This is a predicted structure of a 594-nucleotide part of an RNA (large-subunit ribosomal RNA, domain I) from an Actinomycetota bacterium.
Model confidence (mean pLDDT): 81 of 100.
[in-house]
Context: one part of a larger RNA
RNA sequence: GGCCAUUGGUGAAUGCCUUGGCACUAGGAGUCGAUGAAGGACGUGGCAGGCUGCGAUAAGCCUCGGUUAGCCGUCAAGCAGGCGUUGAUCCGAGGAUUUCCGAAUGGGGAAACCCGGCUGAGGUAAUGCUCAGUCACUCCGGUCUGAACACAUAGGGCCGGUUGAGACAACCAGGGGAAUUGAAACAUCUCAGUACCCUGAGGAAAAGAAAGCAAUAGCGACUCCCCGAGUAGUGGCGAGCGAAAGGGGAACAGCCUAAACCCAUGCAGUGUGAUAGCCCGGUGGCGUUGCUGUAUGGGGGUUGUGGGACCUGAUGACUCUGUUCACCGGAACAGAGCUCGAGUUACAAAGUCGGCGGUUAGAUGAACACAGCUGGAAAGCUGGGCCACAGAGGGUAAAAGCCCCGUAAUCGAAAACCGAUCGACCUCGAGAUUCAGCGUCCCAAGUAUCACGGAGGCGAUUCCGUGUGAAUCUGCGAGAACCACCUCGUAAGGCUAAGUACUACCUAGUGACCGAUAGUGAACUAGUACCGUGAGGGAAAGGUGAAAAGAACCCCGGCGAGGGGAGUGAAAUAGUACCUGAAACCGAUGGCUU
Numbered sequence: 001g002g003c004c005a006u007u008g009g010u011g012a013a014u015g016c017c018u019u020g021g022c023a024c025u026a027g028g029a030g031u032c033g034a035u036g037a038a039g040g041a042c043g044u045g046g047c048a049g050g051c052u053g054c055g056a057u058a059a060g061c062c063u064c065g066g067u068u069a070g071c072c073g074u075c076a077a078g079c080a081g082g083c084g085u086u087g088a089u090c091c092g093a094g095g096a097u098u099u100c101c102g103a104a105u106g107g108g109g110a111a112a113c114c115c116g117g118c119u120g121a122g123g124u125a126a127u128g129c130u131c132a133g134u135c136a137c138u139c140c141g142g143u144c145u146g147a148a149c150a151c152a153u154a155g156g157g158c159c160g161g162u163u164g165a166g167a168c169a170a171c172c173a174g175g176g177g178a179a180u181u182g183a184a185a186c187a188u189c190u191c192a193g194u195a196c197c198c199u200g201a202g203g204a205a206a207a208g209a210a211a212g213c214a215a216u217a218g219c220g221a222c223u224c225c226c227c228g229a230g231u232a233g234u235g236g237c238g239a240g241c242g243a244a245a246g247g248g249g250a251a252c253a254g255c256c257u258a259a260a261c262c263c264a265u266g267c268a269g270u271g272u273g274a275u276a277g278c279c280c281g282g283u284g285g286c287g288u289u290g291c292u293g294u295a296u297g298g299g300g301g302u303u304g305u306g307g308g309a310c311c312u313g314a315u316g317a318c319u320c321u322g323u324u325c326a327c328c329g330g331a332a333c334a335g336a337g338c339u340c341g342a343g344u345u346a347c348a349a350a351g352u353c354g355g356c357g358g359u360u361a362g363a364u365g366a367a368c369a370c371a372g373c374u375g376g377a378a379a380g381c382u383g384g385g386c387c388a389c390a391g392a393g394g395g396u397a398a399a400a401g402c403c404c405c406g407u408a409a410u411c412g413a414a415a416a417c418c419g420a421u422c423g424a425c426c427u428c429g430a431g432a433u434u435c436a437g438c439g440u441c442c443c444a445a446g447u448a449u450c451a452c453g454g455a456g457g458c459g460a461u462u463c464c465g466u467g468u469g470a471a472u473c474u475g476c477g478a479g480a481a482c483c484a485c486c487u488c489g490u491a492a493g494g495c496u497a498a499g500u501a502c503u504a505c506c507u508a509g510u511g512a513c514c515g516a517u518a519g520u521g522a523a524c525u526a527g528u529a530c531c532g533u534g535a536g537g538g539a540a541a542g543g544u545g546a547a548a549a550g551a552a553c554c555c556c557g558g559c560g561a562g563g564g565g566a567g568u569g570a571a572a573u574a575g576u577a578c579c580u581g582a583a584a585c586c587g588a589u590g591g592c593u594u
Base pairs, nucleotide, nucleotide: 001593002592003591004590005589006588007587008586009585015579016543017542020514021513022511023510024509025508026507027506028505029503030502031167032166039101040100041099042055043054044053046079047078049075050074051073061095062094063093064092065091066090070083071082072081106115107114108113116135117134118133119132120131121130122129137164139161140160141159142158143157144156145155171202172200173199174198175197176196182189186236212219213218223250224249225248226247227246233241234240254495255494256493257444261299262298263297264296265295266294267293268292269291270290277286278285279330280329281328282327283326284325304473306443307442308441309440310439311437312436313435314434318337319336320335321334322333323332324331338431339430340429341428342427343426351425352424353423354422355421356419357418358417359416360415362411363410364409368384370383371382372381373380385402386401387391393405394404395403450467451466452465453464454463455462475490476489477488478487479486530537531536550578553565554564555563556562
């Protein structure tokens, strides 16, 4: 040197554990911001580095509730000093304060800094200085001015506004919009209207009350799910792409304008022989009244068995008052009362008060101080008892329904907030219409259509650009090229809850999810340390013990490091380099062998 056995060092696997994650379910909430947000910088503690909290009133101030005997956050122990049954600390609700930066907004700027104006106050002999408030832009409303150019307009000044801006995980709508890839190459095609960029909004968004489907029968806004169906189709008929009707469910809700016509007001034109006008009839009277055009407002009206307006005829009416040039009769209109009805998500729009329910602290809450045994320790084992609308779960020196916290069940709010909940106030509407007739008028225009070009995976439908350019209900559009018949609908204005999508956030819960190389990158000072000019990249790192009982005292040693005794503990080969402690690797002792 080798091999074997034993025993150590190193090393960190493995096992066990979990403060942390992951996925999902149910409910809530779905915004915050010029009343200065999100996010930060700097401060702030008696001693104070990080985290947390807070803001020069700075681990806090005030008020109202809850709970309670202890308290002065945490890593993290200590010293010093305080507070508290006259209720502290803690928990909840409301309020005050809230430096500087940041949309950042008095001006500037290399964020957390620099420099100002005005008003008021403090201070100084005076200036400097200090404090409080205010001073950006845009939009809207009002008002005063006011060019070129007479009126006017543009522009400007002032006042008012809880106007806007900026942040935000996904979901949503719109405007733009790839390529890798597949086609076994590649160009039409596909990937895909995906990724990505931009704009905008909401708690949802979008869509939405048929110019729709269907087919000789009918349906009746939209949205979402299951089927229809990988069908009909489409497609270098390749790769691939890919409906709809209809059926079954979820949820249901319908409305308002424009126009015709009437009235009022402003402006412009026209007009006077009162012969047009002033509700009708008669008498009188008035007259920049009237008429036309245009604009604004009020009434009216909203439909496809076409609807509406005007006109005529019939039918019918809550009461009172007033008005329509004057009087009489009629008619119409307006207001008030009364009755009835409706309403804050559309159909008009602000809410206020009260009740009820809920959320934001909490409260009560059964049953063994059971005995013996093992053990360091009983919750284990043996024996005896009890509760249960509570045998979910966690903790306690091992494994506890009855030890502790809880759990089932039942209660609870001064204050704030929420509610598809009820009532009152409040607001709005109706008190008439209905039927018939014949005609006149209206029924959304640079629109529909068409041509050309383009987008749409198709030729209809749809959308965009350029040009052209209708009709008015005996109208117009659609029924997948197009034409006829037939059928269906009524474009060119608008609003609309629910069913649907998502989860940054809050509460409760679940898991044939992970268990420290896993699970988030992050169980720990983690988006930290560190790297990079920067955009950005981005770790490692958990476990003594039931309890620090964390080893008084002695010895060696440098008043060390480290170790040996002693002591604690069940255990110290559990000694803070701390549970278990594999292997590689390095030793020691013994044996065999060269």